RNAcentral holds the sequence, with entries from ENA. Predicted 3D model of a 72-nucleotide RNA (transfer RNA) from Oenococcus alcoholitolerans. Its Rfam family is "tRNA". Rfam links the family to the GO term triplet codon-amino acid adaptor activity. Rfam classes the family as a transfer RNA. The organism belongs to Oenococcus, within Bacteria.

RNA sequence: GCGAACAUAGUUCAGUGGUAGAACGCCACCUUCCCAAGGUGGAGGUCACGGGUUCGAUCCCCGCUGUUCGCU
Numbered sequence: 001g002c003g004a005a006c007a008u009a010g011u012u013c014a015g016u017g018g019u020a021g022a023a024c025g026c027c028a029c030c031u032u033c034c035c036a037a038g039g040u041g042g043a044g045g046u047c048a049c050g051g052g053u054u055c056g057a058u059c060c061c062c063g064c065u066g067u068u069c070g071c072u
Base pairs, nucleotide, nucleotide: 001071002070003069004068005067006066007065010024011023012022013021018055026042027041028040029039030038049063050062051061052060
């Protein structure tokens, strides 16, 4: 230099055009003499960033940044 994949909660990841979810973690409460374990509820998201298409974009298209892999 060329090509490909990935980027979504603190972490690991779902989500193939119609109000963004799970697990773990965090906070509160219940249970227990206490701890652990368990149960219930809650907080936490400009979906990396900038444009485009569309009535509507996490999703499709282009660019850009970063990471990883391959080729030279």